[in-house]
RNA sequence: UGUCCUGUAGCCUAGCGGUCAAGGCGCCUGUUUUACACACAGGAGAUCGUCGGUUCGAAUCCGACCAGGACGA
Numbered sequence: 001u002g003u004c005c006u007g008u009a010g011c012c013u014a015g016c017g018g019u020c021a022a023g024g025c026g027c028c029u030g031u032u033u034u035a036c037a038c039a040c041a042g043g044a045g046a047u048c049g050u051c052g053g054u055u056c057g058a059a060u061c062c063g064a065c066c067a068g069g070a071c072g073a
Stems, first nucleotide, its partner, number of pairs: 001072007010025004018056001027043005049065005
């Protein structure tokens, strides 16, 4: 310096243009227990890396930038 890949709750992963953004772990509350754990019931938590664009509508398509990674020179 070029090409490509990735960026979604504290962590891991889904979502491939149409509305409450899904699930697991973790966290909180309750039941249970002498107590803890397990189990069961319920709950909080992400405007999707940033900024623009396209579209009636964008996590999803396009561009630039940022961060991480792979390959090449």